[in-house]
The part of an RNA shown here (large-subunit ribosomal RNA, domain III) has 386 nucleotides and comes from a Gammaproteobacteria bacterium.
RNAcentral holds the full RNA, with entries from ENA.
The coordinates come from a structure-prediction model, not an experiment, and the mean pLDDT is 85.
Context: one part of a larger RNA
RNA sequence: GAGUAGCGAUAAUCCGGGAGAAAAACCCGGACGCCGUAAGCCCAAGGUUUCCUCGCGCAACGUUAAUCGGCGCAGGGUGAGUCGGUCCCUAAGGCGAGGCCGCAAGGCGUAGUCGAUGGGAAACAGGUUAAUAUUCCUGUACUUCGCUUUACUGCGAUGGGGGGACGAAGAAGGCUAGACCAGCCGGAGAUUGGUAGUUCCGGUUUAAGCGUGUAGGGAGAUCCCUUAGGUAAAUCCGGGGGGUCAAUCCUGAGGCGUGAUGACGAAGUCCGUGAGGACGAAAGUGGUUGAUGCCCUGCUUCCAGGAAAAGCCUCUAAGCUUCAGGUAGAGUGGAACCGUACCGCAAACCGACACAGGUGGGCUGGGAGAGAAUCCUAAGGCGCUU
Numbered sequence: 001g002a003g004u005a006g007c008g009a010u011a012a013u014c015c016g017g018g019a020g021a022a023a024a025a026c027c028c029g030g031a032c033g034c035c036g037u038a039a040g041c042c043c044a045a046g047g048u049u050u051c052c053u054c055g056c057g058c059a060a061c062g063u064u065a066a067u068c069g070g071c072g073c074a075g076g077g078u079g080a081g082u083c084g085g086u087c088c089c090u091a092a093g094g095c096g097a098g099g100c101c102g103c104a105a106g107g108c109g110u111a112g113u114c115g116a117u118g119g120g121a122a123a124c125a126g127g128u129u130a131a132u133a134u135u136c137c138u139g140u141a142c143u144u145c146g147c148u149u150u151a152c153u154g155c156g157a158u159g160g161g162g163g164g165a166c167g168a169a170g171a172a173g174g175c176u177a178g179a180c181c182a183g184c185c186g187g188a189g190a191u192u193g194g195u196a197g198u199u200c201c202g203g204u205u206u207a208a209g210c211g212u213g214u215a216g217g218g219a220g221a222u223c224c225c226u227u228a229g230g231u232a233a234a235u236c237c238g239g240g241g242g243g244u245c246a247a248u249c250c251u252g253a254g255g256c257g258u259g260a261u262g263a264c265g266a267a268g269u270c271c272g273u274g275a276g277g278a279c280g281a282a283a284g285u286g287g288u289u290g291a292u293g294c295c296c297u298g299c300u301u302c303c304a305g306g307a308a309a310a311g312c313c314u315c316u317a318a319g320c321u322u323c324a325g326g327u328a329g330a331g332u333g334g335a336a337c338c339g340u341a342c343c344g345c346a347a348a349c350c351g352a353c354a355c356a357g358g359u360g361g362g363c364u365g366g367g368a369g370a371g372a373a374u375c376c377u378a379a380g381g382c383g384c385u386u
Stems, first nucleotide, its partner, number of pairs: 013031006032383004040363004046343002050341001051076003055073003061069002081142002083339003087120003093114003099108003123140005143335011154320002159315004167302004173295003178289005183204006205263002209258004216251004220245008229237002264284001268279004303306001349358002365377004
C1' cells in the first nucleotide's frame, strides 16, 4: 500500500422467550422464504469415530461473534444360521509342479491353483435405545448339516447326460405397488360478506410363511423293441422302429383363505422449563385409476447369432452288497469367524480449504402435463457462518 480488496452462489429474513459475562448467528416457540427426479430417503465406493451424552469447555480451528460446532477434554455406542463377506463355482486375467526357451536375469506354458464386477440354501411384521437393529425383544416362519430312531430300499464319481444358460428390438394381455374418491369411524361450529350442507379436519394400516393353483406361457404323454453315437459302462441322453391314449406334465404373477381373538391405530388427556415421554376408545369396507415394477430368463420378429463352472437332477464304472449307502417320516443338536456406529451428490469421499467443481446404483407422492420437461406443493430437509 491499507484498516483498502475480500469474508466463497442475490433461497431471506423478522418477532417473543431461555440459559449466559456477553446473542443478528446457539436452544425453544411463532411468522416468512427456498428445494421437492431434491437441496428428501436408502445402498455401494471412499473416509475411519466425524456417531450419542440432563457431561465439562472456548486458547487454537470456524473467513465475524459464539453460550454453538464435523473443534478441545471425558464417558458411552456398532449384538445376525436367514443382510453382505468368509464358503462352493467359474470369467477376463494372474500364478504355475513337471515341460519348452534363454549365458543369466528371466520368458512362455500343461496339469493345476487363484481370481467377482457373474452363478450357488434360508425372515418377515411390530416394538424398543441418548446412540444398534431383517442383528436385541415379542409374534409368526424358513434353510442346511450331524446324530438317534421307524419304515421302505441298489447304492456308488473326480466319469457320461440333462439343467444351470443368458442377444437386440417390438407388441399385446393379465396384475400389483401407488394414487384418488365414496362409505364408515372420531372430532369441529365461526372474531369476516356467506356457510348445519353436496361443510371442514383427521383416520381408515397390517408382512414373510403356509394352503389353494387362477390370467397366462411351454412340452404331445406313456409303454415296448433296437442301437456303428455320448473316449470304458449305462436302465441316462441321442438315433431308428412299433403300440396305446387326448389328455397329461412342467411353469406361472396376482387374488382368496390363513398368519391375525394378534400387532398397529387420529384426536384428546397427563408428565416434563424444553428436546421429549406416558396413557389411549373406534372405524379398519367398496369403487375408479394405474406404472418404467411383477407374470416376462415369457411371446413375436431379426441378424451381428448373443460367458463359464459348480450347487441341483439323472446314469452307470471300480467297489460294496445281513454292512455301508439311499429315500421318506419323527426326535434331538449345531450353524463358527469378519463387517454392522456415522457421512455418503457431501462441511465427514476426490479436489492443499467447512472450495459454486467431480462422484456408481435404488426409491422418488399430489395438481396441471405426452413426460423423470416445467411451475406450484406433500413427507422430509434447509435459509447456504460477517